[in-house]
Context: one part of a larger RNA
RNA sequence: CACCGCCCGUCAAAGCACCCGAGUGGGGUCCGGAUGAGGCCCUGUCACCAGGGUCGAAUCUGGGCUCCGCAAGGGGGCUUAAGUCGUAACAAGGUAGCCGUAGGGGAAUCUGCGGCUGGAUCACCUCCA
Numbered sequence: 001c002a003c004c005g006c007c008c009g010u011c012a013a014a015g016c017a018c019c020c021g022a023g024u025g026g027g028g029u030c031c032g033g034a035u036g037a038g039g040c041c042c043u044g045u046c047a048c049c050a051g052g053g054u055c056g057a058a059u060c061u062g063g064g065c066u067c068c069g070c071a072a073g074g075g076g077g078c079u080u081a082a083g084u085c086g087u088a089a090c091a092a093g094g095u096a097g098c099c100g101u102a103g104g105g106g107a108a109u110c111u112g113c114g115g116c117u118g119g120a121u122c123a124c125c126u127c128c129a
Stems, first nucleotide, its partner, number of pairs: 003093001005090001008086002011083001013080004018075003023070013038055007096117009
């Protein structure tokens, strides 16, 4: 490369990382329950042993908190010359645009209400030169 310009979003394709996540595997820690080796103490007993109390390894089990992994599915984001649909914005962009809010719509968006000028044009008023 200058309107045969620029440019927005949905949809489609590929890739990347992320978020949520039913569920699932494991670690740490804390609280509780059951069984309970063994130690100590008391009582009875000559003793074996029996009973009681206490500490308590180990096993099983319920729950709380926390960390790590896997994951059906869901969600948007980013990137990628030449895909699809439209044309929202940039000129008064062909309904000025933008902000807030409510509702609607394949999508960009549309409509209502309030606000701003970072609106072009025309007319008038005031001020300055």